[in-house]
Context: one part of a larger RNA
């Protein structure tokens, strides 16, 4: 690994990118034809036996023998379908000539067998040298592998663990063992070609075949040496030409890209409204107003609270507002304009594997928190006070710093939750509804015939959720996924091992700082 778990018991990184790593759609030679031999089976024949016939000669007989034809299964044979070419070299075998021994044979070397020797020709039997050859992984067989040791044969160590030994005689001897098996991986030889990767002919610089031309190498033969050239024979390059069914698999309910109309509270920038609050002004009464369980603290004739009118400021964005929508998650709601993106549908549109998924690394990342500015209405840790209390450093009230807002920079955590990894395939019913597209009686938008939009019916594709069932799963709650798991293997990544010590401690790194990331151990139960 085979073969654990991961919603709630430990456990899935907050959430996208991404490298190496792991994995990766479907397709190219499959038939056919044939000998031999086996099994099986249909048919139709002869022999024998038995029946029946008096014979001819018949018979839906038979554990009985044999033929022919046909079909089907195995298993072999060869051919469609070449481990290739070229030189050398030994050599089996075949046909041919041809010389010879030998045995028969003939009037005759005339013939027929048969050794042996030489030529030619044929030959893929074995050797060696050259020229190229897709390359692996797999799998069957083998060669090999120290012994001891493990498995195991044999054998009365008295049994046994052991140990390689023993055993028999007529006693100057015979005589058997001391096997065998396993032996990862790596190598090496052979057979086989699914499987899974690799290559190959697209600017043909591509195969084959034959011509020409350069350009190089130098055995051989022209008596001998040299030179030179030609021819010849390798190599290499180029040219023109012939042959070919001459050469581009498909277009994945994989993926990219284009494009058309949409759609979305998806991002940023600018602008605009809206009402509350809360402050100042101004006004109008007037004595209480706040606030609570009840009350204080507070403010109040210098007029509180409340009325009413416009003003400033900062901050939210009600109702509509949903078991809707958008976004990678954090998140996202007032009008408009602009910037660029994003999905899902449509699509007889492109491209041809581009894919999934990820250590390393990389972006964004409530809220709180840090640094500088701004800006400060609400609401507020800290703090003051009032309470209530046994006591209240608290809930309740009344002030209230920092905070809450925005800028530019850090921080990197959350019950960042669906406590559920991503990707693709299957497995069941339904009604709804969000986008898009198609299709249809009708309604309704009008001034009426249309477009168009809104509604109603059906399909379809992708969404966010229900419902109802349990083939099925679970410890169950429950789950259409938490299913297709002992009948166990689609891919891939991540993390988990009783509780606590401890997310400490030390060490690294990262940050200004809080801290964050990696992250034990003694002990202890």
């Nucleotide at each position: 690994u085979u073969g654990c778990a991961g919603u709630u018991a430990a456990a899935a990184a907050g959430c996208u990118c991404g490298u190496a790593g792991u994995u990766g759609g479907a397709u190219u030679u499959u038939g056919g034809a044939u000998u031999g031999g086996g099994c099986c089976u249909a048919a139709u024949g002869g022999u024998c036996g038995g029946c029946c016939g008096u014979g001819a000669g018949g018979u839906u007989c038979g554990u009985a023998c044999u033929g022919u034809u046909g079909g089907g299964c195995c298993c072999u044979u060869u051919c469609u379908u070449c481990u290739u070419c070229u030189c050398g070299a030994a050599g089996a075998c075949c046909a041919c000539g041809u010389g010879u021994g030998c045995c028969c044979u003939u009037a005759a070397c005339u013939g027929a067998g048969u050794g042996u020797g030489c030529g030619u020709g044929g030959g893929g039997u074995u050797c060696g040298g050259g020229a190229c050859u897709u390359u692996u992984a797999c799998u069957g067989u083998g060669a090999g592998a120290a012994a001891a040791u493990u498995g195991g044969a044999g054998u009365g160590u008295u049994c046994a663990a052991a140990g390689c030994a023993g055993g028999c005689g007529u006693u100057u001897g015979c005589u058997u063992g001391a096997a065998u098996a396993u032996u990862g991986c790596a190598g090496c030889a052979u057979g086989g070609a699914a499987u899974a990767a690799u290559g190959g002919a697209a600017u043909a610089g591509g195969a084959u075949c034959a011509c020409g031309a350069u350009c190089u190498u130098a055995u051989u033969u022209u008596g001998u040496u040299g030179g030179u050239u030609u021819c010849u024979a390798g190599g290499a390059u180029c040219g023109a030409g012939a042959u070919a069914a001459u050469g581009a698999u498909u277009a994945a309910u994989a993926g990219g890209g284009a494009u058309a109309g949409u759609u979305g509270g998806g991002g940023g920038c600018a602008u605009u409204a809206a009402u509350a609050u809360u402050u100042a002004a101004u006004u109008g009464u007037c004595a209480g107003a706040g606030g609570u369980g009840a009350a204080a603290u507070u403010c109040u004739u210098g007029g509180a609270u409340u009325u009413a009118u416009g003003a400033a400021a900062g901050a939210u964005u009600a109702a509509c507002u949903u078991c809707u929508g958008c976004g990678a998650a954090a998140g996202c709601a007032u009008u408009u304009g602009c910037c660029a993106a994003g999905g899902a549908u449509g699509u007889u549109u492109u491209c041809g594997u581009u894919a999934a998924u990820c250590a390393a690394g990389a972006a964004c990342g409530a809220a709180a928190g840090u640094u500088a500015g701004g800006g400060g209405a609400u609401c507020g840790a800290a703090g003051a006070c009032g309470a209530u209390c046994a006591g209240a450093u608290a809930c309740c009230g009344u002030c209230g710093u920092a905070g809450u807002c925005u800028u530019a920079a850090c921080c990197a955590u959350a019950a960042a939750c669906u406590a559920u990894g991503c990707c693709g395939a299957c497995u069941a019913g339904g009604g709804a509804u969000u986008g898009g597209c198609g299709g249809g009686c009708g309604a309704u938008u009008a001034u009426u015939a249309u477009a168009u939009g809104u509604c109603c019916c059906c399909g379809u594709c992708a969404g966010c959720a229900c419902c109802u069932u349990g083939u099925g799963a679970g410890a169950a709650a429950u789950c259409a996924a938490a299913g297709u798991u002992u009948u166990u293997g689609g891919g891939u990544u991540c993390c988990g091992g009783g509780g606590g010590g401890a997310g400490u401690a030390u060490g690294g790194u990262c940050g200004c700082a809080a801290g964050g990331c990696u992250g034990a151990a003694a002990c202890u139960u």